Transfer RNA from Candidatus Peribacteria bacterium RIFCSPHIGHO2_02_FULL_51_15, 73 nucleotides, folded computationally. The prediction has a mean pLDDT of 83. The source organism's lineage runs through Bacteria, Bacteria candidate phyla, Candidatus Peregrinibacteriota and Candidatus Peribacteria. It matches the Rfam family "tRNA". Gene Ontology term of the family: triplet codon-amino acid adaptor activity. Rfam describes the family as follows. Transfer RNA (tRNA) molecules are approximately 80 nucleotides in length. Rfam classes the family as a transfer RNA.
[in-house]
RNA sequence: GCCGCCGUAGCUCAGUCGGUAGAGCAACACAAUGGUAAUGUGUAGGUCACCGGUUCAAAUCCGGUCGGCGGCU
Numbered sequence: 001g002c003c004g005c006c007g008u009a010g011c012u013c014a015g016u017c018g019g020u021a022g023a024g025c026a027a028c029a030c031a032a033u034g035g036u037a038a039u040g041u042g043u044a045g046g047u048c049a050c051c052g053g054u055u056c057a058a059a060u061c062c063g064g065u066c067g068g069c070g071g072c073u
Stems, first nucleotide, its partner, number of pairs: 001072007010025004019056001027043005049065005
């Protein structure tokens, strides 16, 4: 230098035939217990790496940038 994959909640990841963004763990509240843990119920938490484009509508499609991993020379 070229090619491929990845970037989504505090963490690990789904969602990639375009149609209101989810799970588990963690956090908080409540229940329960003589009390704690475990357990149950609920709540909060995200400009979907960034910029632009297409579209009535983009995490998803297109172009570029940045970062991580791998391959080739």